[in-house]
RNA sequence: AGUAGAGUAAACAUUGCGCGUAAAGUGCUUCAGGAUGGGAAGUUGCCUGUUGACGAAGGAAACCGCGAAAUAUUUCCACGAUGUAAUGUUGCGUCCGCUACU
Numbered sequence: 001a002g003u004a005g006a007g008u009a010a011a012c013a014u015u016g017c018g019c020g021u022a023a024a025g026u027g028c029u030u031c032a033g034g035a036u037g038g039g040a041a042g043u044u045g046c047c048u049g050u051u052g053a054c055g056a057a058g059g060a061a062a063c064c065g066c067g068a069a070a071u072a073u074u075u076c077c078a079c080g081a082u083g084u085a086a087u088g089u090u091g092c093g094u095c096c097g098c099u100a101c102u
Base pairs, nucleotide, nucleotide: 001102002101003100004099005098010090011089012088013087014086015085016084017083018082019080020079021078028052031049032048033047034046038096039095040094042092058077059076060075061074062073
């Protein structure tokens, strides 16, 4: 010098444990900030707070002297662009580095 490789934030799927269905959360939007391969800056994306709009699936059973209803509790089955952990797969464009080979 050349060739090849490793490695991020995150995304998807599965499983477990939760939250909500008396509506938060998720998604969209406004503004501000933060982090972002080993290092530097850095946008696309990501995260936090915030503005605004939109929006949903619950059901069954048990207990309480009897009956009905409501509320609360427990259990089970569901629902939600639901949270989280693990596993698997994918995975920085620039510059400088790291590893291996020639």